[in-house]
Context: one part of a larger RNA
RNA sequence: CUGGGCGUAAAGGGCACGCAGGCGGUCUUGCCAGUCAGGGGUGAAAGCCCGGGGCUCAACCCCGGAACUGCCUCUGAUACUGCAGGACUAGAGACUAGGAGAGGGUGGUGGAAUUCCCAGUGUAGAGGUGAAAUUCGUAGAUAUUGGGAGGAACACCAGAGGCGAAGGCGGCCACCUGGACUAGAUCUGACGCUCAGGUGCGAAAGCGUGGGGAGCAAACAGGAUUAGAUACCCUGGUAGUCCACGCCGUAAACGAUGAGUGCUAGUUGUCGGGACUUCGGUUUCGGUGACGCAGCUAACGCAUUAAGCACUCCGCCUGGGGAGUACGGUCGCAAGAUUAAAACUC
Numbered sequence: 001c002u003g004g005g006c007g008u009a010a011a012g013g014g015c016a017c018g019c020a021g022g023c024g025g026u027c028u029u030g031c032c033a034g035u036c037a038g039g040g041g042u043g044a045a046a047g048c049c050c051g052g053g054g055c056u057c058a059a060c061c062c063c064g065g066a067a068c069u070g071c072c073u074c075u076g077a078u079a080c081u082g083c084a085g086g087a088c089u090a091g092a093g094a095c096u097a098g099g100a101g102a103g104g105g106u107g108g109u110g111g112a113a114u115u116c117c118c119a120g121u122g123u124a125g126a127g128g129u130g131a132a133a134u135u136c137g138u139a140g141a142u143a144u145u146g147g148g149a150g151g152a153a154c155a156c157c158a159g160a161g162g163c164g165a166a167g168g169c170g171g172c173c174a175c176c177u178g179g180a181c182u183a184g185a186u187c188u189g190a191c192g193c194u195c196a197g198g199u200g201c202g203a204a205a206g207c208g209u210g211g212g213g214a215g216c217a218a219a220c221a222g223g224a225u226u227a228g229a230u231a232c233c234c235u236g237g238u239a240g241u242c243c244a245c246g247c248c249g250u251a252a253a254c255g256a257u258g259a260g261u262g263c264u265a266g267u268u269g270u271c272g273g274g275a276c277u278u279c280g281g282u283u284u285c286g287g288u289g290a291c292g293c294a295g296c297u298a299a300c301g302c303a304u305u306a307a308g309c310a311c312u313c314c315g316c317c318u319g320g321g322g323a324g325u326a327c328g329g330u331c332g333c334a335a336g337a338u339u340a341a342a343a344c345u346c
Base pairs, nucleotide, nucleotide: 004317005316006315007300008299012314014201015200016199017198021194022193023192025088026087027086028085029084030083031082033081034080035077036076037075038074039073040072041071042070049065050064051063052062053061054060091191092188093187094186095184096183097182098181103177104176105175106174107173108172109171110154115149116148117147118146119145120144121143125136126135162169163168206247207246208245209244210243211242215241216240220236221235222234223233258313259312260311261310262309263308266291267290268289269288270287271286272285273284274283275282276281295302296301319346320345321344328339329338330337331336
């Protein structure tokens, strides 16, 4: 390589858009490039294979045949693929009418709580723990009442609930804005699927510049615990957490399950629409859960949201360690990311 695989054994790219490429609905006409049939030419010899022969045999040698699975060319076939023309509407998209949603962005605004500040009441403790201590407090703390400041997050509603491609998204209001769904069947007429490279998005932490800083809290300090305790517990506490702009580009980025299409029993809950209804419900489309048949699976389990049956395209795997490392390249301010070996060893 062939073959075999990728939920958990090695293996689905974090996610999307998309050029090239690959693949592509129904009917019809033409061409005949692919494809198929027949003929011709060529496919050196030697060798391999088959038959026969010569050295006493064999190796070796000689003769004949077959083969050389290929290429070129002629004639023919036209189902399929392709190319060109025409037509269609079941794929895809548009339009109209609706309702749902923590989808995204900007600005504003609300209450509870923590902390701090001012003032009142009030007096000796408070805090913290397994128990304590560090700590705070007679310069009046803790508690309680009134007032104020500031930052961050939004209790209940809340749900196996919703939305988003993923990361993710949760007080309320306004504006700007993306997508999906349902119904109608008015329009376009295959306009589609996938996608190497590429481009964009991408939690947290981290980085740069400037703000902000209530609470929390790496580092750090102290108190405990302990044989020790560079920890777990406690008292403090700085980066950071927040905002703007710019980087980083990773994750158990998980459903550990790539995207798309078709097909293959049901039962039950729930979310958003539609139709019917005797108002009990029935049915249909789209999502999201539980169970379960056929089938699949090494088993666990999956099972119309497939890990079933098929097709198309992409990514990836090939024993463990060395190693996601070294070197080189690319990217980055850095941290590092990405691409990615070998010796050696079991």
Description:
The part of an RNA shown here (small-subunit ribosomal RNA, central domain) has 346 nucleotides. Its Rfam family is "Bacterial small subunit ribosomal RNA". The coordinates come from a structure-prediction model, not an experiment, and the mean pLDDT is 89.